[in-house]
RNA sequence: UCAGAUGGCCGGAUGGCCGCUCCUUGUGCCUGCACAGGGGGAGGAAAGUCCGGGCUCCACGGAAAUACGGUGCCGGAUAACGUCCGGCGAGGGUGACCUCAGGGAAAGUGCCACAGAAAGGAAACCGCCUGACGGGGUGAGACUUUCGGGUUUCAUCCACAGGUAAGGGUGAAAGGGUGCGGCAAGAGCGCACCGCGCGUCCGGUAACGGAGGCGGCAUGGCAAACCCCACCGGGAGCAAAACCAAAUAGGGGCGCGGCGUCUUCGCAAGAAGGCAACUCCGUUUCCGGAAGCGCGCCCGGGUUGGUUGCACGAGGCGGCUGGCAACAGUCGUCCCAGAUGAAUGGCCAUCGGCUGCGUCGGUCUUGCGGCUGGCGUGGACCACAGAACCCGGCUUACAGGCCAUCUGACCCU
Numbered sequence: 001u002c003a004g005a006u007g008g009c010c011g012g013a014u015g016g017c018c019g020c021u022c023c024u025u026g027u028g029c030c031u032g033c034a035c036a037g038g039g040g041g042a043g044g045a046a047a048g049u050c051c052g053g054g055c056u057c058c059a060c061g062g063a064a065a066u067a068c069g070g071u072g073c074c075g076g077a078u079a080a081c082g083u084c085c086g087g088c089g090a091g092g093g094u095g096a097c098c099u100c101a102g103g104g105a106a107a108g109u110g111c112c113a114c115a116g117a118a119a120g121g122a123a124a125c126c127g128c129c130u131g132a133c134g135g136g137g138u139g140a141g142a143c144u145u146u147c148g149g150g151u152u153u154c155a156u157c158c159a160c161a162g163g164u165a166a167g168g169g170u171g172a173a174a175g176g177g178u179g180c181g182g183c184a185a186g187a188g189c190g191c192a193c194c195g196c197g198c199g200u201c202c203g204g205u206a207a208c209g210g211a212g213g214c215g216g217c218a219u220g221g222c223a224a225a226c227c228c229c230a231c232c233g234g235g236a237g238c239a240a241a242a243c244c245a246a247a248u249a250g251g252g253g254c255g256c257g258g259c260g261u262c263u264u265c266g267c268a269a270g271a272a273g274g275c276a277a278c279u280c281c282g283u284u285u286c287c288g289g290a291a292g293c294g295c296g297c298c299c300g301g302g303u304u305g306g307u308u309g310c311a312c313g314a315g316g317c318g319g320c321u322g323g324c325a326a327c328a329g330u331c332g333u334c335c336c337a338g339a340u341g342a343a344u345g346g347c348c349a350u351c352g353g354c355u356g357c358g359u360c361g362g363u364c365u366u367g368c369g370g371c372u373g374g375c376g377u378g379g380a381c382c383a384c385a386g387a388a389c390c391c392g393g394c395u396u397a398c399a400g401g402c403c404a405u406c407u408g409a410c411c412c413u
Stems, first nucleotide, its partner, number of pairs: 001409010012351007020041009043384001047395002050393005055237004060288007068233005073087005088102001089100004103228002108226002110222003125168002127164005135158010176194006195217001196215003200211004241308004251299007260275006279290002315334008352382002354379011
């Protein structure tokens, strides 16, 4: 100087004029309006609605099993999580770093198309070797010959038979890999190393890592296929819910299940209590409870008003201590939106940032040209984008600018 990786921050500023909204103080006015003063007023993602909770309501609660859903290496943080931190393993990258839907394939089922001989307890397309007394053809040599031929050796081709899975081909993947020996040619056939299985020791909280021993040892892949294992899990949601006011029709119809029994009081009507049946937020069983009829469908009527919920929080910021860190503790300090058809804005000026052109320098280069600073001038440029109960995360979008640390390449000293 260039390229890259990780983490973080800003994302317009100032002034003037006019306007909106909440809180508070005061005055007027007359009970919700007006005026004046003071204080506050969109985000890092407010988006997505993907997770987890706080909170509110609902008779359900405890235990076990099961259905459904979720998570899935180890240890930790947290209110909790599918989040975060640290580590292990696997893969990618020269590296800084990045990614992982990371338990189980010996519980079972299923799939592996096409190509290929063959895709799980397999098999031979090409190829390699052998055929000794083997069959056929061709050639060469030797011997022999009655010159027709015969015998024999070697090479080669074809058919047949046997051996082979090392070499080649197909494929995502071919029955462990590499090398040496051995064999007729081959094969863990033997050996060495790696891999695999069993087992021992050492280090580590653990995932796991390291070092040996025994064994020639095949039983591939896919679970983001069904499944198995371990752990977790009520539902609905601020349009939750609470209160006030007002109004209506305590409306009508149909179906299913239940309305049983015992005791006490009572003249009776009836009341109280126990047991049983039905109902009680997936289902079943047990235990404990609750309600008093329960469940379903159809038609119709009233209220669409106001207040609360609604902003003090698992809160923000800073210091110290502990921890590799996530984070925890402690001390100090601050109060930082609360609308309801939905406020937080509009206009002007200056500055800033970005960018085009011109010009004057600096620096590098052989040069073209690159980088950078000042001045002038132009720009219709200045991102993604608006709270609605709140919080912790994840994911997605983002013009431009800045900071820190680390990695690689080149150059100079």
Predicted 3D model of a 413-nucleotide RNA (Bacterial RNase P class A) from a Hyphomicrobiales bacterium. It was read from a public genome assembly, where an Rfam model found it. Model confidence (mean pLDDT): 76 of 100. Its Rfam family is "Bacterial RNase P class A". The family's RNA type in Rfam is ribozyme. Rfam's curators write: Ribonuclease P (RNase P) is a ubiquitous endoribonuclease, found in archaea, bacteria and eukarya as well as chloroplasts and mitochondria.